[in-house]
Molecule: transfer RNA
Organism: Streptosporangiaceae bacterium
RNA sequence: GGGCGCGUAGCUCAGUGGUGGAGCACCUCGCUUACAACGAGGGGGUCGCUGGUUCGAUCCCAGCCGCGCCCA
Numbered sequence: 001g002g003g004c005g006c007g008u009a010g011c012u013c014a015g016u017g018g019u020g021g022a023g024c025a026c027c028u029c030g031c032u033u034a035c036a037a038c039g040a041g042g043g044g045g046u047c048g049c050u051g052g053u054u055c056g057a058u059c060c061c062a063g064c065c066g067c068g069c070c071c072a
Stems, first nucleotide, its partner, number of pairs: 001071007010024004018055001026042005048064005
């Protein structure tokens, strides 16, 4: 330098055009002498950045940035 894949909550990942989710973690309450487990509830996101397409973009397209693999 070229090719491919990935980037979504603190972490691991779903979501492939129509109001952004799950598990774990975190907070509060219940239970307990207390802690854990368990039960109930809650908070947390410019969906890597910029532009384009579209009535509408996490999703499609282009460029850029970061990470991984392969080729040279």